[in-house]
RNA sequence: GGGCCCGUAGCUCAGUAUGGAUAGAGUGCCAGCCUUCUAAGCUGGAAGUCGCGGGUUCAAAUCCUGCCGGGCCCG
Numbered sequence: 001g002g003g004c005c006c007g008u009a010g011c012u013c014a015g016u017a018u019g020g021a022u023a024g025a026g027u028g029c030c031a032g033c034c035u036u037c038u039a040a041g042c043u044g045g046a047a048g049u050c051g052c053g054g055g056u057u058c059a060a061a062u063c064c065u066g067c068c069g070g071g072c073c074c075g
Base pairs, nucleotide, nucleotide: 001074002073003072004071005070006069007068010027011026012025013024020058029045030044031043032042033041051067052066053065054064055063
């Protein structure tokens, strides 16, 4: 230098094929309930520029494109 894959909540990931409804799950965190206390269990809550910019579109996490970061392979 070239090719492919990945980047979504603190963490681990789904969702992308076929664009559309308030962007989700588990875990962790906070509060409450329960308990003599803790753990476990139950309920509720907070937490997201969907890596960044541009484009297409009525509408983009999803399509196109340039960059950034990570992984694998080729030279």